This is a predicted structure of a 484-nucleotide part of an RNA (small-subunit ribosomal RNA, 3' major domain) from an uncultured bacterium. Its Rfam family is "Bacterial small subunit ribosomal RNA".
Context: one part of a larger RNA
RNA sequence: UGACGGGGGCCUGCACAAGCGGUGGAGUAUGUGGCUUAAUUCGAUGCAACGCGAAGAACCUUACCUGGCCUUGACAUGCAAGUUGUAGAACCAUGAAAGUGGGACGAGGUAGCAAUACCAGCUUGCACAGGUGCUGCAUGGCUGUCGUCAGCUCGUGUCGUGAGAUGUUGGGUUAAGUCCCGCAACGAGCGCAACCCCUGUGUCCUGUUGCCACCACACUUCGGUGUGAGCACUCUGGACAGACUGCCUCGCUUCAACGAGGAGGAAGGUGGGGAUGACGUCAAGUCAGUAUGGCCCUUACGGCCAGGGCUGCACACGUACUACAAUGCCCGGUACAAAGGGAAGCAAGAGCGUAAGCUGGAGCAAAUCCCCUAAAACCGGGCCCAGUUCAGAUUGUCGUCUGCAACUCGACGGCAUGAAGCUGGAAUCGCUAGUAAUGGCGCAUCAGCUACGGCGCCGUGAAUACGUUCCCAGGCCUUGUACA
Numbered sequence: 001u002g003a004c005g006g007g008g009g010c011c012u013g014c015a016c017a018a019g020c021g022g023u024g025g026a027g028u029a030u031g032u033g034g035c036u037u038a039a040u041u042c043g044a045u046g047c048a049a050c051g052c053g054a055a056g057a058a059c060c061u062u063a064c065c066u067g068g069c070c071u072u073g074a075c076a077u078g079c080a081a082g083u084u085g086u087a088g089a090a091c092c093a094u095g096a097a098a099g100u101g102g103g104a105c106g107a108g109g110u111a112g113c114a115a116u117a118c119c120a121g122c123u124u125g126c127a128c129a130g131g132u133g134c135u136g137c138a139u140g141g142c143u144g145u146c147g148u149c150a151g152c153u154c155g156u157g158u159c160g161u162g163a164g165a166u167g168u169u170g171g172g173u174u175a176a177g178u179c180c181c182g183c184a185a186c187g188a189g190c191g192c193a194a195c196c197c198c199u200g201u202g203u204c205c206u207g208u209u210g211c212c213a214c215c216a217c218a219c220u221u222c223g224g225u226g227u228g229a230g231c232a233c234u235c236u237g238g239a240c241a242g243a244c245u246g247c248c249u250c251g252c253u254u255c256a257a258c259g260a261g262g263a264g265g266a267a268g269g270u271g272g273g274g275a276u277g278a279c280g281u282c283a284a285g286u287c288a289g290u291a292u293g294g295c296c297c298u299u300a301c302g303g304c305c306a307g308g309g310c311u312g313c314a315c316a317c318g319u320a321c322u323a324c325a326a327u328g329c330c331c332g333g334u335a336c337a338a339a340g341g342g343a344a345g346c347a348a349g350a351g352c353g354u355a356a357g358c359u360g361g362a363g364c365a366a367a368u369c370c371c372c373u374a375a376a377a378c379c380g381g382g383c384c385c386a387g388u389u390c391a392g393a394u395u396g397u398c399g400u401c402u403g404c405a406a407c408u409c410g411a412c413g414g415c416a417u418g419a420a421g422c423u424g425g426a427a428u429c430g431c432u433a434g435u436a437a438u439g440g441c442g443c444a445u446c447a448g449c450u451a452c453g454g455c456g457c458c459g460u461g462a463a464u465a466c467g468u469u470c471c472c473a474g475g476c477c478u479u480g481u482a483c484a
Stems, first nucleotide, its partner, number of pairs: 001484002003481003007478007015468002019431005026322008034313002042053002064308007073128001077127007088105001091102004108119004130297002133295003139291001141286003144282001146280001151190006157166003170181003196274004201241005207235001210231002215228005244268001247262005324424001328383006340371003345364002350359003390421001395416007437460007
């Protein structure tokens, strides 16, 4: 100087408390451990691994296993030699395919009149290719984490023999090393904040594909619809304004920073959200994203193919979904979104089918057309507390769709079947407001899909916070130490 303390002081955080909803019990989905296996490819392992890499494992992917094949190789560059009936190649044989053997027919470019030479291609040989083989404890790059915590440092000066200290401590204050005051310090840098994006208000501009108040015309079931005219309104998306403790009162006061309340205002004290992550810590993670040193393999640890596996199941754990019902379930009616996507695509109206879906194809490279009826909510009816008109696992059967192909191993629909489950032990998690809880919708990946996952969007919409004694994590000062 740090680190540590079941030392002290001050302070902060959904850390506790106060609340709301869960997990832990059930079934299923998914990941992991374990076991099994020819293989169940590899990595991730307290927080910070476990719906993680994987924004899509039937083949492919695929790295694993079994079997069949290839050896200058699936791919790149160079050298040498050979080869114009050369490259290619319908087709034939064998085979699971890959491959292997044969093969009618049969080219091209440059120079040159031509012969021919060179190129391309093929064959052979040599350098080499190739490796998801090892080492993340040899590395780059990227990432997680403490933590969006308020810290981490430097120059000059001063103090100290020196390590070092001071500044950065102290008194206030703040979300903040934020600001003020003081002070042997005076300044500065990286962080904080602001500048950036979205959202909340207004003004101006813009006016089609958007809008429909007024006006005209036509139709009308008198609700409205269509056309014209229009750009008022909504909206689209650009510019600007607006918030600064600016104003008032009070408090603390040092004529300070600041705190509390009020006015005005769409918004008030960083308005809400995002992006943004200092010096560093964990030899944290990644050689399997790519790059890369070293080591290793080279008729194999490389390459191709078929089938299998990654989906295996006495069990254990994590994360979710669905429930156990009456604030509910079922049936009928009926209202209101936003954000996205669409050409090897989205697909309307119509018809068929109980349905999944099929037929067909208007329109749309989209503010125009389509996906696209949002659902919960609301209104009416049924159920009457029961393992039920709750719950839906499992199984049987018949189908639909994608795809070369749904046996291992896809999703969806119909009928039948109708398991566990009556609110969950010890323990444990999230959340402070348009949040939690709850309801639906969209997208990426993608032929299809095991999506209940992930990322977004809108609807409905709470309760509680006395407080900081305690648990956890962190910051500043101080103290002890046989630790570095």

Model confidence (mean pLDDT): 83 of 100. The full RNA is in RNAcentral, with records from Greengenes.